Molecule: transfer RNA
Organism: Candidatus Komeilibacteria bacterium
RNA sequence: GCGGGUGUAGUUCAGUUGGCUAGAACGUUUCCUUGCCAAGGAAAAGGUCGCCAGUUCGAAUCUGGUCACCCGCU
Numbered sequence: 001g002c003g004g005g006u007g008u009a010g011u012u013c014a015g016u017u018g019g020c021u022a023g024a025a026c027g028u029u030u031c032c033u034u035g036c037c038a039a040g041g042a043a044a045a046g047g048u049c050g051c052c053a054g055u056u057c058g059a060a061u062c063u064g065g066u067c068a069c070c071c072g073c074u
Stems, first nucleotide, its partner, number of pairs: 001073007010026004019057001028044005050066005
């Protein structure tokens, strides 16, 4: 330098035939339960989907650029 893959909640991930206008588990906070802890139950908070732009009525999803990491080739 070239090609490919990955990037979504604090963590691990799902969702990628464009549309119910973003979810699960764990974790965190509060409450219930208990003499206390643990376990269990209930509720809540937390994301503008790596970043920028484009296409579209509509983008996590398509296109271009760019950044980080991983793999391969020279």